[in-house]
RNA sequence: GGCCCCAUCGACUAGUGGUUAGGUCGGCGGCCUCUCAAGCCGUAAACACGGGUUCGAAUCCCGUUGGGGCCA
Numbered sequence: 001g002g003c004c005c006c007a008u009c010g011a012c013u014a015g016u017g018g019u020u021a022g023g024u025c026g027g028c029g030g031c032c033u034c035u036c037a038a039g040c041c042g043u044a045a046a047c048a049c050g051g052g053u054u055c056g057a058a059u060c061c062c063g064u065u066g067g068g069g070c071c072a
Base pairs, nucleotide, nucleotide: 001071002070003069004068005067006066007065010025011024012023013022018055027043028042029041030040031039048064049063050062051061052060
C1' cells in the first nucleotide's frame, strides 16, 4: 500500500427495512428475612461518527475513526 471482517446499555449478546431496540449478568428501589445471602417484583441505562438511498435505516450504500485478519 491492497483486500476482508467487526463496532448495539457498565460487561456479554439478540435484532438483516416498519415493535416501545429485546435477553443475561451487574447497578438502583421495593417485597421477603431478626440481619445477610438466595428468591420474587419493579426501574435506569445502548445502535462509534458524518453523509446518502428510502414513505421509513441499528439494518442497505459511501466516507471517517477505532479494533482484528490475509497478502505485499

About this RNA:
This is a predicted structure of a 72-nucleotide RNA (transfer RNA) from an Elusimicrobiota bacterium. Rfam family: tRNA. It is annotated as a transfer RNA. It was read from a public genome assembly.